c-di-GMP-I riboswitch aptamer from Sinanaerobacter chloroacetimidivorans, 90 nucleotides, folded computationally. RNAcentral holds the sequence, with entries from Rfam. It matches the Rfam family "c-di-GMP-I riboswitch aptamer". About the family: GEMM was predicted in a large-scale screen for bacterial structured RNA regulatory elements.
């Protein structure tokens, strides 16, 4: 140096819920705040799950409103894949 591991050191992130903002919504962003994680760093390339504004299609019939359908929205703390990374050898 590389792979493999992850016990130690030193340190990181930040679920759930609370407040405020934003969004149709699912969700994001900030402050608290720790459930927890060796990549819970980042990247929608596969899948996979969540929502459905618009759009279509019924229903209803002035229509409002209901109801399916469906990403162009979204989740990287759902997986797999990709790209980086501290520090060490029980």
């Nucleotide at each position: 140096g590389a792979a493999a591991u992850g016990a130690a050191a030193g340190g990181g992130c930040a679920a759930a819920c609370c407040u405020g903002c934003u969004g149709a919504a699912a969700g994001g962003c900030a402050g608290g705040g720790a459930c927890g994680c060796a990549a819970a760093g980042c990247c929608u390339g596969g899948a996979a799950c969540c929502u459905a504004a618009a759009u279509c299609a019924g229903u209803u019939c002035u229509a409002a409103a209901c109801u399916g359908a469906u990403a162009u929205g979204g989740u990287c703390g759902u997986c797999c894949g990709a790209c980086u990374g501290c520090c060490a050898u029980a």